[in-house]
Context: one part of a larger RNA
RNA sequence: UCCGGCGAGUUACGUUUACUGGCGAGGUUAAGUAGUUAAGCUACGGAGCCGAAGGGAAACCAAGUCUUAAAAGGGCGAAAGUCAGUGGAUGUAGACCCGAAACCGGGUGAUCUAUCCAUGUCCAGGCUGAAGCGGCUGUAAAAGGCUGUGGAGGGCCGAAGCCACAUCCGUUGAAAAGGGUGGGCAUGAGGUGUGGAUAGGGGAGAAAUUCCAAUCGAACCCGGAGAUAGCUGGUUCUCCUCGAAAUAGCUUUAGGGCUAGCCUCAUGACAAGUUUACCGCAGGUAGAGCACUGAAUUUCCUAGGGGGCGUCAAAGUCUACCGAAGAAUAUCAAACUCCGAAUGGCGGAUAAAUGUUUCAUGGGAGUCAGACUGCACGAGAUAAGUUGGGUAGUCAAAAGGGAAAGAGCCCAGACCACCGGCUAAGGUCCCAAAGUGCGUGUUAAGUGGAAAAGGAUGUGGGAUUUCGAAGACAACUAGGAUGUUGGCUCAGAAGCAGCCACACAUUCAAAGAGUGCGUAAUAGCUCACUAGUCGAGAGGUCCUGCGCCGAAAAUGUCCGGGGCUAAAACACGACACCGAAGCUGUGGAAUCGAAAGAUUGGUAGAGGAGCAUUCCUUACUGAAGAAGCUGUACCGAAAGGAGCAGUGGAGGGAAAGGAAGAGAGAAUGCCGGA
Numbered sequence: 001u002c003c004g005g006c007g008a009g010u011u012a013c014g015u016u017u018a019c020u021g022g023c024g025a026g027g028u029u030a031a032g033u034a035g036u037u038a039a040g041c042u043a044c045g046g047a048g049c050c051g052a053a054g055g056g057a058a059a060c061c062a063a064g065u066c067u068u069a070a071a072a073g074g075g076c077g078a079a080a081g082u083c084a085g086u087g088g089a090u091g092u093a094g095a096c097c098c099g100a101a102a103c104c105g106g107g108u109g110a111u112c113u114a115u116c117c118a119u120g121u122c123c124a125g126g127c128u129g130a131a132g133c134g135g136c137u138g139u140a141a142a143a144g145g146c147u148g149u150g151g152a153g154g155g156c157c158g159a160a161g162c163c164a165c166a167u168c169c170g171u172u173g174a175a176a177a178g179g180g181u182g183g184g185c186a187u188g189a190g191g192u193g194u195g196g197a198u199a200g201g202g203g204a205g206a207a208a209u210u211c212c213a214a215u216c217g218a219a220c221c222c223g224g225a226g227a228u229a230g231c232u233g234g235u236u237c238u239c240c241u242c243g244a245a246a247u248a249g250c251u252u253u254a255g256g257g258c259u260a261g262c263c264u265c266a267u268g269a270c271a272a273g274u275u276u277a278c279c280g281c282a283g284g285u286a287g288a289g290c291a292c293u294g295a296a297u298u299u300c301c302u303a304g305g306g307g308g309c310g311u312c313a314a315a316g317u318c319u320a321c322c323g324a325a326g327a328a329u330a331u332c333a334a335a336c337u338c339c340g341a342a343u344g345g346c347g348g349a350u351a352a353a354u355g356u357u358u359c360a361u362g363g364g365a366g367u368c369a370g371a372c373u374g375c376a377c378g379a380g381a382u383a384a385g386u387u388g389g390g391u392a393g394u395c396a397a398a399a400g401g402g403a404a405a406g407a408g409c410c411c412a413g414a415c416c417a418c419c420g421g422c423u424a425a426g427g428u429c430c431c432a433a434a435g436u437g438c439g440u441g442u443u444a445a446g447u448g449g450a451a452a453a454g455g456a457u458g459u460g461g462g463a464u465u466u467c468g469a470a471g472a473c474a475a476c477u478a479g480g481a482u483g484u485u486g487g488c489u490c491a492g493a494a495g496c497a498g499c500c501a502c503a504c505a506u507u508c509a510a511a512g513a514g515u516g517c518g519u520a521a522u523a524g525c526u527c528a529c530u531a532g533u534c535g536a537g538a539g540g541u542c543c544u545g546c547g548c549c550g551a552a553a554a555u556g557u558c559c560g561g562g563g564c565u566a567a568a569a570c571a572c573g574a575c576a577c578c579g580a581a582g583c584u585g586u587g588g589a590a591u592c593g594a595a596a597g598a599u600u601g602g603u604a605g606a607g608g609a610g611c612a613u614u615c616c617u618u619a620c621u622g623a624a625g626a627a628g629c630u631g632u633a634c635c636g637a638a639a640g641g642a643g644c645a646g647u648g649g650a651g652g653g654a655a656a657g658g659a660a661g662a663g664a665g666a667a668u669g670c671c672g673g674a
Stems, first nucleotide, its partner, number of pairs: 001674006011093013026050003032044005054061002064076004096234002099231001103224006114198009123188001125157003128153001132149006161185003165182005200216001202212003209218001237610006247260005261367002263364007272357001273354005278348004287339001288337002293333003298328003304322002306319004370395006377388003400411003415588004420584003426578003429562003435575001438573004442568001448564001454549002458546010475533005481506003486500003512527001516525002589600004611663001613660005620652002628647005634641002
């Protein structure tokens, strides 16, 4: 991992409700007794229980009663029950099953280990050489010194023994703590044998929450015990009808619950519901506005302030700075409003449409983590696949088609069958069903097939303006002069370093006291300007369509791909086709309904109808072959059910009922096997 078997709403007694049955103003026996039987059945037993009257705290009254001075008012009452059976739910019990960590009681443990007690035992060899003592020396005597002897020490080196400091190996090990190489202690607070003592709310502890038998912040075993688990997991056949919620209030409440909301079933009411139109209401949002509250711009004006003058101090005077209030102007606001919609909301003995709508009572629930998208908002950074309300949709609980792929987007709601038809969104060159379709323009960037500020003789359209056959624009040819090198400055300054000048004047077709390059300064080149050649448009500004640059990322060119210049984009116009479980055609099923007809996606969940298993009652059946097993093209909407053949070798069991250890794929399920 797989296969097989086992594996979870049960039972008792109450309560409540639905259905069925008996009897009915009544219903019913319990224990027990008797009879009888294979098993529990019959009879007796009326104790008791429920009901037949309620109201009030009670006295008490009574179809009424209580409240009260009194009700006129109000509260509670005055419509059949009861005993069983079955189903639903619920209470008490382990109460659908498995699952803690823990708590408590009684025992068992110190053969491991900790400490202690008693009694034994062990420590190769080597080194050092304390005190004391002897001798010599020394002293007044001592002290002291030297030498010998001696053999002290939690002394030194180092085996046994004990320990466990470093590192390597080992890590499904050789080993549930070891091995290798080194290391420490090794006469001591030493090691060790044997026997004994201390026990769990405890012991022991050179003290680490350390040890107390591979178990220790409280050992182990059995029991209370099926502890409790608002938590996790699991909970077994089929079909049919309906079908949610993820909200509110309260909660030591927030992943739990209760009541309401939303679902379902039954009974009743019987249009009371919904939509649209109409009529009548309430309101202060969007917008707008500045009349209030505030904010805020410019100007005017002035109280006041500042500054100058002045003075001993003032007064006074001047002022181009600031400037409340006020005036004018242009504005802003969720917590501003002189105003003010659309929607939405409420009401209607109006009208029409709809037709499982609505309401009440009772039985049963589930739900209380919601998600995304559009719209209008709060929080956040007008960040988030963020977070919190509102509102609509979808998902949740919804399959199908489209968006390459895809819970929540777009289209559309799957009863079943069909090698029928038409469409939606979206598409029609190939992958790939359908236009290499039609008309007019746009784009040249593979833009399409990511992006901003900003930038640009890209290109299409429009508006406007200037010049132009008295010849424009561009190009080419020629000229572009003189006073003069203007004056000043300066080494120089000659059109062209700089300064000055309304920058003059002359000759001209035209030519600046000079547009740029250039020189040390000149020179030189060039421009403005003019003529000629040429012969028809040329220049500027603004608006706008589509493009360009701006544009760097990590597996791989990435439009889904090929590839495309339309097979791209936009606009307008007229067509065709494809395309879904939509609609429709044909046939069929079920539910509701008198029929016509309508309906039939579905999680939690409510309701209904069935299949199968074991046992009981049992017709019947079986060696002329039961059950089981193997094969099989049959029947049923399904769970399932037959027939036949083989195998097998002794039981099986229709219909109709009854009773349950009554259905397996999941529980890191349990047991067995491979």